Molecule: RNase P RNA; transfer RNA
Organism: Acidobacteriota bacterium
RNA sequence: GGGAGUAGGUGUGUCAUCGCUCGUCUUAUGACGGGAGGAAAGUCCGAACUCCGAAGGGCAGGACGAUCCGUAACACAGAUCGGGCGCAAGCUCAGGGAAAGUGCCACAGAAAACAUACCGCCUUGUUUCAAACAAAGUAAGGGUGAAAAGGUGGGGUAAGAGCCCACCGCCCCGGUGGUGACACUGGGGGCACGGUAAACCCCGUCCGGAGCAAUGCCAAAAGGGGUAGCUUGCCCGGCGUUAACCCCUGGUGGGCAGCUUGAGGUGGCAGGUAAUUGCCAUCCAAGUCAAAUGAUGACUUUAACAGAAUUCGGCUUACAGCCUGCUCCCUUUG
RNA sequence: GGGGUCGUAGCUCAAUUCGGUUAGAGCGCUGGCCUGUCACGCCAGAGGUCGUGGGUUCAAAUCCCAUCGGCCCCG
Numbered sequence: 001g002g003g004a005g006u007a008g009g010u011g012u013g014u015c016a017u018c019g020c021u022c023g024u025c026u027u028a029u030g031a032c033g034g035g036a037g038g039a040a041a042g043u044c045c046g047a048a049c050u051c052c053g054a055a056g057g058g059c060a061g062g063a064c065g066a067u068c069c070g071u072a073a074c075a076c077a078g079a080u081c082g083g084g085c086g087c088a089a090g091c092u093c094a095g096g097g098a099a100a101g102u103g104c105c106a107c108a109g110a111a112a113a114c115a116u117a118c119c120g121c122c123u124u125g126u127u128u129c130a131a132a133c134a135a136a137g138u139a140a141g142g143g144u145g146a147a148a149a150g151g152u153g154g155g156g157u158a159a160g161a162g163c164c165c166a167c168c169g170c171c172c173c174g175g176u177g178g179u180g181a182c183a184c185u186g187g188g189g190g191c192a193c194g195g196u197a198a199a200c201c202c203c204g205u206c207c208g209g210a211g212c213a214a215u216g217c218c219a220a221a222a223g224g225g226g227u228a229g230c231u232u233g234c235c236c237g238g239c240g241u242u243a244a245c246c247c248c249u250g251g252u253g254g255g256c257a258g259c260u261u262g263a264g265g266u267g268g269c270a271g272g273u274a275a276u277u278g279c280c281a282u283c284c285a286a287g288u289c290a291a292a293u294g295a296u297g298a299c300u301u302u303a304a305c306a307g308a309a310u311u312c313g314g315c316u317u318a319c320a321g322c323c324u325g326c327u328c329c330c331u332u333u334g
Numbered sequence: 335g336g337g338g339u340c341g342u343a344g345c346u347c348a349a350u351u352c353g354g355u356u357a358g359a360g361c362g363c364u365g366g367c368c369u370g371u372c373a374c375g376c377c378a379g380a381g382g383u384c385g386u387g388g389g390u391u392c393a394a395a396u397c398c399c400a401u402c403g404g405c406c407c408c409g
Stems, first nucleotide, its partner, number of pairs: 001330010013299006020035006037305001041316002044314005049211004056236004061207005066080003070076001081095001082093004096202002101200002103196003118142002120138002123135005150168006169191001170189008215257004222249006229239003264283008335408007344361004354392001363379005385401005
């Protein structure tokens, strides 16, 4: 200097005028202060919170799936192991079970799973003179296919073959190290067990249902009708039967609460490889509901994706421009 | 807030069940024939990254995940 990987940051700003919304203080009008995001989004997971005459058991259904650890919890995160990719930094994996059972494997091919024999190879026999036919053997070679019944090499044989041997792979029984996944290794077995579970399924773990339009209170004005069921997939079980539920008309899509101090942010110290945890200090930073956070002007150069609606922890997706840390590879110079 | 369903040629639909050989049909479009000309009719042809991206598998329109868009239902 070039290329790559990874982790982030910022994401128009300032001023003037006029507005919107919330809070406080004054008072009847003003003053002061706060006012969108890293994703507020998708609503894909996990929770908090609230309610459901219980939330118990079983079935069905769903989710997840290496190990250890973190967390309130998770399908999230960290570290590690194993497979794959890359020279490397690093990235990636729905990563349990195919010797419980069932299904499927098109076309091609002899044969697609209780293996089999098209061309070949070898032996024997017959006909006939270098071929054909028949019988028996074989699975090394060719061919088909995504995949052909362990692989490579040697011995062996009529030709061959785990038929025998060495190494590798596989299975079984151990040993050592590690919390563990697993790694290394000793002995035995000639090999039985093709692939597919993002096919049904089996194993293990977890899941009661509903969602702030939950739910509670207040005002007004009550009237009429219906029902024995309710437990929001089903069954058992449980609870209940005269004070509860449902529907219609009206109040009415009325008001208030829930509503923002929270598994909270920032900084320091300590434990831990890390995710993260503990202690101390400090800060309070939108709360709307026909739903506020805007409009105009000036300067910089015209800025990306996009806008809260009960609240958190994650995941996923969108994102112009600018900037930064760390690591690896190549090249050049010293 | 909760749930369902669809996306295939210019248009309307098949094939998705239970993955398999080159994704079909009708209308439309293009060219030719027919006719004095047009229509009808006959013959031939073109036209598809199966919404997008990734994964599983020997193989994906089909299975799975994510995402984009449309439509519908319930409170």